[in-house]
The RNA shown here (small-subunit ribosomal RNA) has 1557 nucleotides and comes from Candidatus Azambacteria bacterium GW2011_GWB1_46_27. The coordinates come from a structure-prediction model, not an experiment, and the mean pLDDT is 82. The same sequence occurs in records of 5 taxa. Taxonomically the source falls in Candidatus Azamiibacteriota (Bacteria, Bacteria candidate phyla). RNAcentral holds the sequence, with entries from ENA and SILVA.
RNA sequence: AUGAGAGUUUGAUCCUGGCUCAGGAUGAACGCUGGCGGCGUGGAUAAGGCAUGCAAGUCGAACGAGGUUGGCGAGAGAUUACAUCAAUUGCCGGCCUAGUGGCAAACGAGUUAGUAACACGUGGGUAUCUACCUUCAACACGGGUAUAACCCGCCGAAAGGCGGACUAAUUCCCGAUGGUCUAAAUGUUGACGUGAUGGAUUUGAUGGCGAGAAUUUAUUUUCGUUGUCUGUCCGGAUUGUUGGUGUUUAGUAAAGGCCGAAAGGCGGUUGAAGAGGAGCCCGCGGCCUAUCAGCUAGUUGGUAGGGUAAUGGCCUACCAAGGCAACGACGGGUAGGGGGGGUGAGAGCCCGUUCCCCAACGACGGCACUGAGACACGGGCCGUACUCCUACGGGAGGCAGCAGUCGAGAAUAUUCGACAAUGGGCGAAAGCCUGAUCGAGCGACGCCGCGUGAAGGAAGAAGCCCUUCGGGGUGUAAACUUCUUUUGCGGGGGAUGAAACCGUGCAGCAAUGCGCGAUUGACCGUACCCCGCGAAUAAGGGGCUGCAAACUUCGUGCCAGCAGCCGCGGUAAUACGAAGGCCCCAAGCGUUAUCCGGAUUUAUUGGGCGUAAAGCGUCCGCAGGUGGUUUUAAUAGUCAGGUGUUAAAUCCUCAAGCUUAACUUGAGGCCUGCACCCGAAACGUUAAAACUAGAGGGCAGGAGAGGCUGAUGGAACAUACGGUGUAGGGGUGAAAUCCGUUGAUAUCGUAUGGAACACCAAAGGCGAAGGCAUUCAGCUGGCCUGUCUCUGACACUCAGGGACGAAAGCGUGGGUAGCGAAUGGGAUUAGAUACCCCAGUAGUCCACGCCGUAAACGAUGCCGACUAGCCGUUUGAAGUAUCGACCCUUCAAGUGGCGAAGCUAACGCGUUAAGUCGGCCGCCUGGGAAGUACGAGCGCAAGCUUAAAACUCAAAGGAAUAGACGGGGACUCGCACAAGCGGUGGAGCAUGUGGUUUAAUUCGACGAUAACCGAAGAACCUUACCAGGGCUUGAAACUCCGAUGAAAUCCCGAUGAAAGUCGGGCCCUCGCAAGACAUCGGAGCAGGUACUGCAUGGCUGUCGUCAGCUCGUGCCUUGAGGUGUUCCGUUAAGUCGGGAAACGAGCGCAACCCCUAUUGUCUGUUACAAGUGUCAGACGAAACUGCCUCUUUCAAAGGGGAGGAAGGUGGGGAUGACGUCAAGUCAGCAUGGUCCUUUGAUGCCCUGGGCUACACACGUGCUACAAUGGGGAGUACAAUGGGUUGCCAAGCCGUAAGGCGGAGCUAAUCCCAUCAAAACUCCUCCCAGUUCAGAUUGAGGUCUGAAAUUCGACCUCAUGAAGGCGGAAUCGCUAGUAAUCGCGGAUCAGCUAUGCCGCGGUGAAUACGUUCUCGAGUCUUGUACUCACCGCCCGUCACGUCAAGGGAGCCGGGAGUACCCAAAGUUCCAUCUAGGUGGGAUCAAGGUAAGCUCGGUGACAGGGACGAAGUCGUAACAAGGCACCGGUAGCGGAAGCUGUCGGUGGAUCACCUCCUU
Repeated sequence: AUGAGAGUUUGAUCCUGGCUCAGGAUGAACGCUGGCGGCGUGGAUAAGGCAUGCAAGUCGAACGAGGUUGGCGAGAGAUUACAUCAAUUGCCGGCCUAGUGGCAAACGAGUUAGUAACACGUGGGUAUCUACCUUCAACACGGGUAUAACCCGCCGAAAGGCGGACUAAUUCCCGAUGGUCUAAAUGUUGACGUGAUGGAUUUGAUGGCGAGAAUUUAUUUUCGUUGUCUGUCCGGAUUGUUGGUGUUUAGUAAAGGCCGAAAGGCGGUUGAAGAGGAGCCCGCGGCCUAUCAGCUAGUUGGUAGGGUAAUGGCCUACCAAGGCAACGACGGGUAGGGGGGGUGAGAGCCCGUUCCCCAACGACGGCACUGAGACACGGGCCGUACUCCUACGGGAGGCAGCAGUCGAGAAUAUUCGACAAUGGGCGAAAGCCUGAUCGAGCGACGCCGCGUGAAGGAAGAAGCCCUUCGGGGUGUAAACUUCUUUUGCGGGGGAUGAAACCGUGCAGCAAUGCGCGAUUGACCGUACCCCGCGAAUAAGGGGCUGCAAACUUCGUGCCAGCAGCCGCGGUAAUACGAAGGCCCCAAGCGUUAUCCGGAUUUAUUGGGCGUAAAGCGUCCGCAGGUGGUUUUAAUAGUCAGGUGUUAAAUCCUCAAGCUUAACUUGAGGCCUGCACCCGAAACGUUAAAACUAGAGGGCAGGAGAGGCUGAUGGAACAUACGGUGUAGGGGUGAAAUCCGUUGAUAUCGUAUGGAACACCAAAGGCGAAGGCAUUCAGCUGGCCUGUCUCUGACACUCAGGGACGAAAGCGUGGGUAGCGAAUGGGAUUAGAUACCCCAGUAGUCCACGCCGUAAACGAUGCCGACUAGCCGUUUGAAGUAUCGACCCUUCAAGUGGCGAAGCUAACGCGUUAAGUCGGCCGCCUGGGAAGUACGAGCGCAAGCUUAAAACUCAAAGGAAUAGACGGGGACUCGCACAAGCGGUGGAGCAUGUGGUUUAAUUCGACGAUAACCGAAGAACCUUACCAGGGCUUGAAACUCCGAUGAAAUCCCGAUGAAAGUCGGGCCCUCGCAAGACAUCGGAGCAGGUACUGCAUGGCUGUCGUCAGCUCGUGCCUUGAGGUGUUCCGUUAAGUCGGGAAACGAGCGCAACCCCUAUUGUCUGUUACAAGUGUCAGACGAAACUGCCUCUUUCAAAGGGGAGGAAGGUGGGGAUGACGUCAAGUCAGCAUGGUCCUUUGAUGCCCUGGGCUACACACGUGCUACAAUGGGGAGUACAAUGGGUUGCCAAGCCGUAAGGCGGAGCUAAUCCCAUCAAAACUCCUCCCAGUUCAGAUUGAGGUCUGAAAUUCGACCUCAUGAAGGCGGAAUCGCUAGUAAUCGCGGAUCAGCUAUGCCGCGGUGAAUACGUUCUCGAGUCUUGUACUCACCGCCCGUCACGUCAAGGGAGCCGGGAGUACCCAAAGUUCCAUCUAGGUGGGAUCAAGGUAAGCUCGGUGACAGGGACGAAGUCGUAACAAGGCACCGGUAGCGGAAGCUGUCGGUGGAUCACCUCCUU
């Protein structure tokens, strides 16, 4: 100095866990846009193919020759007056050139194919070489032969080649000399090792002898002496390697060249050294894969030889049989390595472009030559492929140099200038060459810098957008005024990069240095500076639901589309498209791709494994890892110091230079590494010695379903036989199949058989786990306790490996009583391949051999240490006590429960840890695909072990919480059931609904909570529907403009079905005018029972008059949340009391309000004859568990009683908590939005029709089926109400409905209405389709109303249907209730009212009780549900899409093996006219053969994933309706079912035991 998170699983929560986002980066690409400059950077794909030009030459001071040119001469010949021209030639020069020769060409430049390797990096080493350069030393003598060029001839199209003849050199060859050079021998001297005989020494072990001491007598111990082995020291014999130096022998050099007048310079040869360069060797370091486990024949080593500059199996011969590998050999895949770059807090992870270092390569493969250096990018030979030329005979070529071109690709530049600078080659030099380099050009590819103007300018123009219509926004923004001029344009000036080489002078032995002089710029008239002009030339991209900065309107309507994730869009979209506004960045902005980060999501730093993914089924155990106490020594780990190295660049810090920055430069730091030297010794390791706390052994005891083998017992069962005995038995929810008169079942006896072992028995015991139970015997393993006796760290864990391993299953052979997969039958069922029943085979049992898996579970690896307790239980011991045992206390080992601290996401764990630590092993890294495919191993098979990917999803999960639900539980309530009474369902009719029909049968309401409901009144109207006829500012409303001034209303006429249209008649008023009013025309607008109740208000239904629903503060929990509100009593009640981490409070309950029952007082009209109070009204009283008794926690409260009109809320009503059902209503009303509206309106008016239809189905009712009745006659007793276009009296008429009539009444007065009916009394009917019942139909009437046909009610007469008490099922009601009887009212002209709302009359029965049905409440439990069980959800089948695997085969790539053939080259041999020929070995390519491996394709078959509403069932989640799940086996359309063993991750009930309080 340094570390940020967010979204997304749920109704909500915490956790686990994945996915996604915000950041940075790039040799980038794409989209939109684009002013300038600087510095960088630019073929990442096809190491694919290449036209053209250039990229390596230079030296004449090495050489001969040639060309050209200058000078000086000679000069054939020509011309000729002088003079001149001139072939040719001599000499001296200059310049140029092919060739010989020298040096360079092995550098520089490019690329990353190959390579997993000593290729690279780092640190070391040496068996080595090194041209040019530097230093030192020495030397260069004498000869010789060729060959190119050139000339001649020949072949060929060309490329090129052949032959003959000549010649030079710093070319080549021979001889001489030669030292410090090479080899050998020998002398001397040094360094590094080896270290014998011998000597010294208590370092230790051991033996002999002598003496002493101790004691139970034979040992122990001490001392002395001596021997052996061993350790240490001294000493240096011997011998090895190597260096210096001397001598001898042998071998081996050179260009005395070039320049120069000379001096001298440049060269040549040999040797030594230096510098730089190169070769070789070694330690360490850096990829993936074990679904690659064994690899290897020159392989590993040795000896000898060859080869090389040099070590070496580098090569050859022989000998030996080694070498490598779990610390990963061998194989496969991928890859140039490093300095460094990106990111990151760091550790890390990813990358290797530009620059630098190294390596490798040069079309592909092989090979050598030359050379100091190559197996050689612009050299050679051969083979192969490709391209080009060709006269078809043959040839030529290699851009992965710079440009450029084609191709492929998303994609990557100019066929530019210059050697001015830097550097390189050659040269003495001038100089030449240099696509290295320096520059310019192109590309926003990146980084950096600048600009597109600055100041002023309105309470704020226009346009555009929004609006609540008031206004707001864009916005000082613009316009406008003033100013500036970077950039731009025009003009002018104008650099740095340049100093040398060279010449010359001086100094110096020289190298070289210094001075003077001259020359040299591609970029470039560029950078930069000055002047002038003029705001003039210059802004876009992305985004705006959340993450994540930024919001409105319109369009669209699950469409079009968006989307990084969650997700938006189905008519009010801040999420799509557009507009306005806003946000971010800016000459750029976004997108895509990739890397790091976030991701502690591979966890070294820094994670986990009871239930989320994760402990191997268990044990033994090699390698490996780890390891008790003490001492000494060493020190390769560790720590400290020093030295060397870690190239430069990069990075960091500080400075400096370009106007700044990027960029560049200087200095310092860093480079965390490696090696060496010198130290330290705590820890670790190693060596030595010791110890006993770990571990193991001995001794004495102990318990036990531990294992194996062999015997043995009784009960039960089955069978057989016999006896008794008779009609059933068996089985189930109920049945049937089945057994039984050939005698079952039942019962008795006898016999036989197989399997399993009741009670004891337990939370108990044993075992490593699986597992183990009659009893006895034999053999045998482990464990515990005590003793404190022995060994002396012998230990722990354990990859691989080995052994054991329930059940099922397999093989062979036995056995088979019961049970019992499969199978058969019977039931159940829609079906029933099941559950239930009757049978029943494998199997279950035994022996031997396989298999090797389980929910093999404590879902918890093993070992050790530490950290409170309490209570049980098993075994043993000790103590105390006892005659003994028990009891008690303590200890140890097991096995349980509850719990401190602590841990945990929570649940929970808690000395038997899931606490705190240590060691080792195993395992996990989102869900699905999948424990599957492929491969491999094992198995007789079934199968097991190991173990992926494509693809797909945005989750899948754990624990806990609140609800809801359960064919879970407990408690409680309700006309919920039961007990009763009366009904419905059957009949006819009324009414509503569905359906059907129709031009229309308007619309809404649909379980409960629609269906005599909206509708408390459909003939017209209503009316919304249909047909037809009409109107269009409209039937009604508001404003404005224009015209008309009389018209409208009213009356009459015509026409019409009416609405309406047309005509005529009557008639104004105020006023100057405007106007009012009316009509017509026009502009805004009206109107809509059109849509959306899923946009809404309001109102309503329902749970439910059920007792609940919440809040504040506090407390508990990480949190959702809980507590309170649970519990115990009690209540109609969350009513009250008690207790309690709660204390209070609110909405509900109750009460307050109304009616009613008793009564007091007062007032009373129209009641009543009076007077009163039977009546009415107002105000009061009274009831509160107040009193007594009993029960109770002596609380609340309950049971009983007294008094009282009334008793425990007296009866009834109003009152409906939080909420639920997107419940109902846009058609009662209101209302957002949408839609229809100048002409065929969804508006408005009218006539007629429809809402009243009718095969059917349902709901609600009425009337009945009769004698408790019908009919007739008579006689009583109510209450509520209503009434002025109304109720209507008396009286009269009519059989009646009704009519006439008109008194009274705006009502305690009059009327409906003398108000009733059932009831009661009398008569009749006599059980029948009737004197029941009244439908239907006919005829005649009455009333309302314009109008009763569709379609009214009523009256009279006649007619007289179904119906004889109603199947399954179902409804109401607990007292003045049910039942039954009538009366009134609203609506209304009238009425289809049997409906609804009220009123009174008569007036019951029953409730044991809460098992069951329904509903509700509280607590609890399970849950995979939360749209909440009308939930969720599984599998087959059908259709479509996709990816992967298998697959008869087919095709291709790669790496090898064996054999055949074999180019060039190298090497060996032979031979000869000496340069050829022939042969051998090796070997690239090629061929043949059999395999290995990777990929492509493939008929077909199988599984998987996904898909909107498909089909079949219902497997799972609740006890999921048969608890579920795991292993295994059989079977079945499918989920699945069944058998067997196992688990609880099963609900419920009961018992036992333990624990807690």